[in-house]
RNA sequence: CUCUUAUCAAGAGAGGUGGAGGGAUGUGCCCUAUGAAACCCGGCAACCGUCACUGGCAUUUAUGCAGUGAAAUGGUGCCAAUUCACACAAAGCAUCAGCUUUGAAAGAUGAGAG
Numbered sequence: 001c002u003c004u005u006a007u008c009a010a011g012a013g014a015g016g017u018g019g020a021g022g023g024a025u026g027u028g029c030c031c032u033a034u035g036a037a038a039c040c041c042g043g044c045a046a047c048c049g050u051c052a053c054u055g056g057c058a059u060u061u062a063u064g065c066a067g068u069g070a071a072a073u074g075g076u077g078c079c080a081a082u083u084c085a086c087a088c089a090a091a092g093c094a095u096c097a098g099c100u101u102u103g104a105a106a107g108a109u110g111a112g113a114g
C1' cells in the first nucleotide's frame, strides 16, 4: 500500500510543557491567546488476546466454534460537535430554494490475508 471482515447515535481532565493552528479531502459550518497542533501525565472503552461459565453447535472428549460475563499489570484504539453537516443513488414531500428517509461511496479503528 491492496484485499476481506466487524464497528462507527454511548464514553473520556477547568492537569503540565508548548506556542498557532485544528476539525482526512472540497464546500459549509465550527473549535482556538478564556490559549490550536504536538509531547507528558490523566481518563474512556472490551476490537484482539487472557480468564470464567453455558440444559448452544461440532467432533478427534478435549478442543474448536457460538453465546454470556470478568479484567485496562498484555496488543491496539480513542478522549468538541452523529464519522460536525453535505458530497453519489433511490424513494417520498415541496411552486422554487430545498427538506426527509434509506442505501452506497469516502474516511476512521480492530482483526485476518497478500
Base pairs, nucleotide, nucleotide: 001114002113003112004111005110006109007108008107013041015040016039017038021031022030023029025087026086027085028084042079043078044077047075048074050070051069052068053067054066056065057064058063059062083106088103089102090101091100092099093098
This is a predicted structure of a 114-nucleotide RNA (SAM riboswitch aptamer (S box leader)) from Bacillus methanolicus PB1. The coordinates come from a structure-prediction model, not an experiment, and the mean pLDDT is 84. It was read from a public genome assembly, where an Rfam model found it. It matches the Rfam family "SAM riboswitch aptamer (S box leader)". Gene Ontology term of the family: regulation of gene expression. Lineage of the source: Bacteria > Bacillati > Bacilli > Bacillaceae > Bacillus methanolicus.